[in-house]
The RNA shown here (small-subunit ribosomal RNA) has 1371 nucleotides and comes from an uncultured Comamonadaceae bacterium.
RNA sequence: GAGUUUGAUCCUGGCUCAGAUUGAACGCUGGCGGCAUGCCUUACACAUGCAAGUCGAACGGCAGCGCGGGAGCAAUCCUGGCGGCGAGUGGCGAACGGGUGAGUAAUACAUCGGAACGUGCCCAAUCGUGGGGGAUAACGCAGCGAAAGCUGUGCUAAUACCGCAUACGAUCUACGGAUGAAAGCAGGGGACCGCAAGGCCUUGCGCGAAUGGAGCGGCCGAUGGCAGAUUAGGUAGUUGGUGGGGUAAAGGCUCACCAAGCCAACGAUCUGUAGCUGGUCUGAGAGGACGACCAGCCACACUGGGACUGAGACACGGCCCAGACUCCUACGGGAGGCAGCAGUGGGGAAUUUUGGACAAUGGGCGCAAGCCUGAUCCAGCCAUGCCGCGUGCAGGAUGAAGGCCUUCGGGUUGUAAACUGCUUCUGUACGGAACGAAAAGGCUCUUUUUAAUAAAGAGGGCUCAUGACGGUACCGUAAGAAUAAGCACCGGCUAACUACGUGCCAGCAGCCGCGGUAAUACGUAGGGUGCAAGCGUUAAUCGGAAUUACUGGGCGUAAAGCGUGCGCAGGCGGUUAUGUAAGACAGUUGUGAAAUCCCCGGGCUCAACCUGGGAACUGCAUCUGUGACUGCAUAGCUAGAGUACGGUAGAGGGGGAUGGAAUUCCGCGUGUAGCAGUGAAAUGCGUAGAUAUGCGGAGGAACACCGAUGGCGAAGGCAAUCCCCUGGACCUGUACUGACGCUCAUGCACGAAAGCGUGGGGAGCAAACAGGAUUAGAUACCCUGGUAGUCCACGCCCUAAACGAUGUCAACUGGUUGUUGGGUCUUCACUGACUCAGUAACGAAGCUAACGCGUGAAGUUGACCGCCUGGGGAGUACGGCCGCAAGGUUGAAACUCAAAGGAAUUGACGGGGACCCGCACAAGCGGUGGAGCAUGUGGUUUAAUUCGACGGUAAGCGAGGAACCUUACCAAGGCUUGACAUGUAGCUGCAAGCGCACGGAAACGUGUGACCUUCGAGGGUGCUACACAGGUGCUGCACGGUUGUCGUCAGCUCGUGUCGUGAGAUGUUCCCUUAAGUGGGAGAACGAGCGCAACCCCCAUGAUAUGUUGAUUUUCAUAUCAGACUGCCGGCGUUUAAGCUGGAGGAAGGCGGGGAUGACGUCAAAUCAGCGUGGCUCUUACGCCUUGGGCGACACACGUGCUACAAUGCAUAGGAACAAAGGGACGCAACAUCGCAAGAUAGAGCAAAUCCUCUCAAAAACUAUGCUCAGUUCAGAUUGUGGGCUGCAACUCGCCCGCAUGAAGCUGGAAUCGCUAGUAACCGUGAAUCAGCCUCGUCACGGUGAAUACGUUCUCGGGUUUUGCACACAC
Repeated sequence: GAGUUUGAUCCUGGCUCAGAUUGAACGCUGGCGGCAUGCCUUACACAUGCAAGUCGAACGGCAGCGCGGGAGCAAUCCUGGCGGCGAGUGGCGAACGGGUGAGUAAUACAUCGGAACGUGCCCAAUCGUGGGGGAUAACGCAGCGAAAGCUGUGCUAAUACCGCAUACGAUCUACGGAUGAAAGCAGGGGACCGCAAGGCCUUGCGCGAAUGGAGCGGCCGAUGGCAGAUUAGGUAGUUGGUGGGGUAAAGGCUCACCAAGCCAACGAUCUGUAGCUGGUCUGAGAGGACGACCAGCCACACUGGGACUGAGACACGGCCCAGACUCCUACGGGAGGCAGCAGUGGGGAAUUUUGGACAAUGGGCGCAAGCCUGAUCCAGCCAUGCCGCGUGCAGGAUGAAGGCCUUCGGGUUGUAAACUGCUUCUGUACGGAACGAAAAGGCUCUUUUUAAUAAAGAGGGCUCAUGACGGUACCGUAAGAAUAAGCACCGGCUAACUACGUGCCAGCAGCCGCGGUAAUACGUAGGGUGCAAGCGUUAAUCGGAAUUACUGGGCGUAAAGCGUGCGCAGGCGGUUAUGUAAGACAGUUGUGAAAUCCCCGGGCUCAACCUGGGAACUGCAUCUGUGACUGCAUAGCUAGAGUACGGUAGAGGGGGAUGGAAUUCCGCGUGUAGCAGUGAAAUGCGUAGAUAUGCGGAGGAACACCGAUGGCGAAGGCAAUCCCCUGGACCUGUACUGACGCUCAUGCACGAAAGCGUGGGGAGCAAACAGGAUUAGAUACCCUGGUAGUCCACGCCCUAAACGAUGUCAACUGGUUGUUGGGUCUUCACUGACUCAGUAACGAAGCUAACGCGUGAAGUUGACCGCCUGGGGAGUACGGCCGCAAGGUUGAAACUCAAAGGAAUUGACGGGGACCCGCACAAGCGGUGGAGCAUGUGGUUUAAUUCGACGGUAAGCGAGGAACCUUACCAAGGCUUGACAUGUAGCUGCAAGCGCACGGAAACGUGUGACCUUCGAGGGUGCUACACAGGUGCUGCACGGUUGUCGUCAGCUCGUGUCGUGAGAUGUUCCCUUAAGUGGGAGAACGAGCGCAACCCCCAUGAUAUGUUGAUUUUCAUAUCAGACUGCCGGCGUUUAAGCUGGAGGAAGGCGGGGAUGACGUCAAAUCAGCGUGGCUCUUACGCCUUGGGCGACACACGUGCUACAAUGCAUAGGAACAAAGGGACGCAACAUCGCAAGAUAGAGCAAAUCCUCUCAAAAACUAUGCUCAGUUCAGAUUGUGGGCUGCAACUCGCCCGCAUGAAGCUGGAAUCGCUAGUAACCGUGAAUCAGCCUCGUCACGGUGAAUACGUUCUCGGGUUUUGCACACAC
C1' cells in the first nucleotide's frame, strides 16, 4: 500500500496478501564452473581404522634389520665394532590443538576499573656448576594365572635418587642468628700431565640460585543484557568482628568465641526457559527476532564423586571409587568409553568419504637430519546457498503443415519452424603447461666471538633438493549446431483468456470466495504472463503492523476513568540571591581484539570470493573547563497553600422531643342489600348486617401544599416542626505563617437497593405462595388474598446503567440568556451596571468518525494516577485473599469465527404519530354462498383423458366455435432426402402426376394407358447419393417481442450550483390550494426531462356548405366553424395570489359525460404452445401420413353464470304502443303454398340510407280476463316417444320442434361481491367465431329507470411527512 464487516458511507478493529531472509525439508525438473555451507532431532548406543608423540648429543644395553670383523669346507656360529634401535630407566610434551552446548540466570559473559598472587618454555643482566654415597628397572634364573597381569631372587647405569661443602639482593627471625642448590653431554685443541682411558683448556647445549621483563593464568568490584507476583517474604556460616587454620594469593574459604545482623516492591526467594559476546536477519530509523559457519570467553567429556603428578589439570584419547550399559572368560577374574576424523545402527521431514598428503601454514620432541600431527591443506558427495556462463547468431512469408479458436470471412501459435549463411563459450579428442618453493642443505666471501685457521652467530654471492592437489588452472589445435529448459501461475488482490469436459459431483482455496448445464476460479488443451538451472509448496523470523505507539496510539457513545474520598512511599513542583558541581554541556587521554558492515584501492578474464588502507564501532572510563537549566546546601520574599477576625445561605451529618392528614384494625350508633374488582368477569367480603355514614380508641409507617432545568454533600445520598451536638462551603477587608503545594501504587475510611446474623416492631405495600381470570398453553402481564422483607438497634455484606457512561489539580482561550448565594457602585424604586462562587439553555473559534462538546470543554497546554489492545469461550476454571452464607476481588487457557462493533445515510417495516385520497368503510339497492342445470379448475380414473395458466394479478382463462379436421394425446397400420425449402452430381421416356383395375379401415402398395417442344436441348417431374429438412421435444431462471399487476396512483429523475470527509442532502421541504409534484407564496437554489393536464375520437347545442336511395322550417350523413375561459357579479381567502362558494346567462359550469392514452420501476410475474431466437437434444424417429378413440370419463371439492322458488307473479288474449346498433353473395332472403311446430317448397329484391334480417319486428311497460298461496295454472330438471336441420359421417359426442313425464327448489349458515346517475336494477336486440353447434359465454345496442352518502372512529389499499429499528432476498 491492497483485499475483507455494509444496500451504500465514514470510523474503530481484527484477519489476510504483496518484500527480504534461512545450516532448511518436500514436489517436478536438471548443462557447466568458481566460492562457501552441510545431524538444528537422541549430551542416544557404537563394530573397525587412524587422531600424541619424540629424544641414543641423558643412561644401561642389543630383541629385530643392514654392514664390517673372526671361526669353519659348508650349513652355521661368535662379535655393540659401525649404521641404527624394539622393550626399559630418564627428560620434555601429553593442561595445546580438535569436538559439543548437557548444565549454568551467575563461581558464566560483555565493558570499564582494582590489588593481595603464580608462572615451564622465551628475553635481559648477575652469581655458581666443588666433592661423595647407596639403590633400581631393563637383563638372567625360578614360579603363579585362561587372560589381563603378578611374585621371589641375583647383577647393573644415568641429566633417576640422597647427603656433605659453598651462599647472593632468597626464606624465617627473638635481629643475636638460622635454613636452603646444582649434572652433565657433545665438538675441537696449542702448551703441560698421564701407560691408557683421559685430565686440563675452550666453544656450544644443558643444570642450580636469585632479579627484572614479556606473554599467559588465578582473584575482587561496578555497570549491562530473559519470563512469571495465580512465587512476598528469604537467610543460622546466615551478616559483621576477634583469634587460629588454610591457599600461589584477598576473603566465613574453614573453625572457635562474640554481636544480631544481611537481602527484598528499584522485585529478594521460588519456578520456567537459556551457554554469553563480536555479530547475523529484518527495518527509513528506533526497534524486533536469532547466536549455524568464522573469531573471543566459559562449561562439559558414559553418569556422579575424588584426589595424584605437574609450572599449569582436579585432566576427552591419565589414575582411584561408586552406578548404568557393552564385551572377553577356563566363572576364579578382567576390559571399555567417537560431544576427535571417517564410518555404523537408531531417531527424524532432514544433513556427506570407513579418501590423499604432511608439499604449504602451525604445533610437539630433537643440536640437527628428522619423526609425529584426521590440527591443517586438498580431493570426493549434495542445485543446500551466493555468483558467473551456456543451451546458438543473422537472414528467412507461401505468413507452409499440424494444433487451437472462429461471426466460417478469418485469427493465432509465428520469423517461430523448414531452408540459407555464420560462429564454437560448455562439452568431445589431441598436445603444451603453471603460481603456490623458500627457508634449510652444500661451496665460497666479509664480520663477531675465541688461544684457534674448531665450533657457533650475523650478512652477501653461487649452486642444489623438496608438490598431496595434478598432468589441475591456463594456453593451443581439430571436427561439429553439434551435447544442454524447466517450473509456477492466468476471478480480484496480481502481470497474464479462450475452448471442451464436469454439473454443490469431482474438486479448488493465502483472504474474499468458486462449482447446483453456457465455470476466464474444478480437470484437460491451445494461447499468454512471470522467474529461470531452477521453479513452486511447507516451516520459520522481521517487515508492512502507528496492531504495545521512546521515536509513534488511545479511554462521552467503538475495547478502555477505579463507586467516592483521605493519604505513607514514589513522581512533579512558585520567586530572589550566594555557594557547590551529582545531572547537563564542551574539550583531552585511554579503551572499545581481529573478522563483519561502510568508503577508496588491489588480485582472480567479470562477479561471488580474497586482500591493503581508512572511516566507524553511536559504549565505558579518565582528566580539565563552564555555571544558563535541574539537583543539593544556606539566607530571604509573598502572587500558590493555610490561619485568625466579620458576615451569609443550605432536605449536609448524628441524637432527642412533638404534630396533623390519610390507610388499616377495634368498640358503639344510623342504615339495608349489596360491596369490591375488571377490557369483561370471577375468586373475595356481606342478612352472624358488609359497603356507606357519625363518634371514640389503638398502632405503625411516610411527611401533601410550599417544590423549582431550587439548595446541601466527596460519592452513595438528604425533605413535617422544634431543641442539642457537629462537618464543610461562599463573600468582603485587614493581619499573620512563609512553598507548608499537586497527584498518589500498596493502605485506610465511606459506600443505594437486595441479602445475612441477634433482638424488637409490623399500619400500608409486597418477592415466595394460594385462588380467580386470560390463553393453544400462561409456572406471566390483570384481579382477590398473603409470608419473608420494607421500619428500629447493633454487627456483616461491598455490589449497581454506583452515569455527566466524561479521574483529580492548575493555567490560558469571543459571546448571549435564565436562575441560586454573597459583595461594590448607582437609582425615586432590587432600578441599572460591575464582580466572586455555583447551577441551566444557546452558540464563535477550535476539536470530533460522526453525533456532538464548546470558560462547568470532549478547545490549547502542564503534573500525577487508573485503564484498553478483535468477537466468543468468560468476568468462566484453577490457585490466593476476604466473607456466617450468598458471594466478592484478583483472573487464564484449550477450542472456535472473519468478523464483532460505533456514528450517520437511503429504503422497507411498525398491533408508532400527523395529514390526505379511493364504492375502502359507513348509508342504500341488488346479488353470491343453499337447489337444478351449464361451463372452467382441482382431484380421481383412463391406453389417452394433450399442454399451459395457481392469492390478489389462475379457474365462461389461451379457446371469438374439440363429431372427422382442428389435435399437440392414445391404439393400430404405413413412409424415411421425407408432408414442406434450397443446392450439387448422376440417372430419368420401360417415368411422375392424372385416369382405370386389384388388395386394404384408410394411408399406402401393385399393375396398366397416355406430356409439351423451335428436335439442339431445355422446362417440368421423378429416382439414386449427399448437403440438409422436420420436432406443439427441454430450458420464460439464457432471451427478443407482447401482456398482467401495483395504478390513471401522482409520482420518478437529471444538469449546474450549494451543503456534507462520505454514503447522500437540497431542488421534490414549509404554508394555502387542487382530481393532480395542479397552481400560488416563502425558501440555496436556478432550470430541465418522463409522468398530470391539454392536443386525438365519440355524445350533448348552434351555424354554414354539400348530399344520393332521404323528409330543403324540422330528421339524417359528411365536412368546416362557433361555443365554456372561473369570462361576469356577490361573499370567503394569511396578501392585491392560487383558489373555494353562491348566482346570472347558457344546450352545456367549474375536468360537461365517456373512450384512447399506463412515468421510473416492482413481482427471476406470464408466455420457447402465437411468432422469432441462443444453447441442449431426437434423426427408419421425440419427424411425417392414415383409421379409430380421447380432449365430453365421475364417490367428490372450488370458481363463474343461467333459471327459479312465485301474486310488484304466472297464464291467455288482443289491443292504440315505442328503439338503437349491427350483418348480408359458398350470403341475407321477401311474397306465396304445405306443416301444430322445428322446418320444407319456392324464389321477387339486394354487393345495400333503396332489398332482406326486422310482414306493422322489439321486450318489459299499459289494458282486460283467469289463477288465490298450494310444491300450485309456480318451477322446469330428468326421462320416454315422434320428427326437423347441417354435414362423407350426429353411437361415443350436435342443435331445434311436437306430445307425454314433472325432480330439487318455498329466498339460502359462517362468510362474501358489485354499484354514486341515465348509474344500480329489470327488459329485450344484434354481431364476431361458424357447414352445424353444445351461446345460459363474450362483445356491442338501445328501452324502463331508482335509493343513499351523517361522516372518516374503524376494515382494506394507496400517497406525503415525522419517529423507532439489532430489518436490507428488506416482517
Rfam family: Bacterial small subunit ribosomal RNA. Its family is annotated with structural constituent of ribosome and ribosome in the Gene Ontology. The sequence is in RNAcentral, with records from ENA.